[in-house]
This is a predicted structure of a 72-nucleotide RNA (transfer RNA) from a Candidatus Tayloriibacteriota bacterium. Model confidence (mean pLDDT): 82 of 100. It was read from a public genome assembly. Rfam family: tRNA. Rfam classes the family as a transfer RNA. The source organism's lineage runs through Bacteria, Bacteria candidate phyla and Candidatus Tayloriibacteriota.

């Protein structure tokens, strides 16, 4: 230099172009003499960035940044 994968909640990951979710973690409560475990609930997101297409974009297109792998 070329090609490809990934980037979404604190972490690991989902999500046919049509309400952004789950598990773990955090917090509150129940339970317990108490802790752990268990159960119920609450909060937490400019979907890496900037544009474009569309009635509507995490998803499609372009550019760009970071990261991983391959080729030379």
């Nucleotide at each position: 230099g070329c090609c490809g994968g990934g980037g979404u909640a604190g972490c690991u990951c989902a999500a046919c172009g049509g309400u952004a979710g789950a598990g773990c973690a955090a917090c509150c409560g129940a339970u317990u003499u108490g802790u752990a475990a268990u159960c119920g609930g609450u909060a937490g997101g400019u979907u890496g960035a900037a544009g474009g297409u569309u009635c509507a974009a995490g998803u499609c297109c372009u550019u760009u940044c970071c990261u991983c792998g391959g080729c030379u």